[in-house]
The RNA shown here (transfer RNA) has 72 nucleotides and comes from Actinomadura sp. NBRC 104412.
RNA sequence: GGGCUUGUGGUGUAACGGGAACACAUCUGUCUUGCACACAGACGAUCAGGGUUCGAUUCCCUGCGGGUCCAC
Numbered sequence: 001g002g003g004c005u006u007g008u009g010g011u012g013u014a015a016c017g018g019g020a021a022c023a024c025a026u027c028u029g030u031c032u033u034g035c036a037c038a039c040a041g042a043c044g045a046u047c048a049g050g051g052u053u054c055g056a057u058u059c060c061c062u063g064c065g066g067g068u069c070c071a072c
Base pairs, nucleotide, nucleotide: 001070002069003068004067005066006065007064010024011023012022013021018054026042027041028040029039030038047063048062049061050060051059
C1' cells in the first nucleotide's frame, strides 16, 4: 500500500428498514446490629460525515479506529 471483516451504555452481547433490549457492573431504597445475598427502582450507548428512503443500528459511499490475509 491492497483485499476481507468489524465498530451499539463502564464491560459482554441482542435488535435482518418502523418507539434501541438483556446480563453483569454503578447508584438509590427495602431487608440486616453491620456487611454480603435477595427483592424493587434509577442512571447509562448506535465511531464521524454524507447519500438512499416517508422512516436507517440496519442498505450505499468516504474517512477514522480494531482484527486478519497478501504485498513491499
It matches the Rfam family "tRNA". By type it is a transfer RNA. The sequence is in RNAcentral, with records from ENA. Lineage of the source: Bacteria > Actinomycetota > Streptosporangiales > Thermomonosporaceae > Actinomadura. The coordinates come from a structure-prediction model, not an experiment, and the mean pLDDT is 85.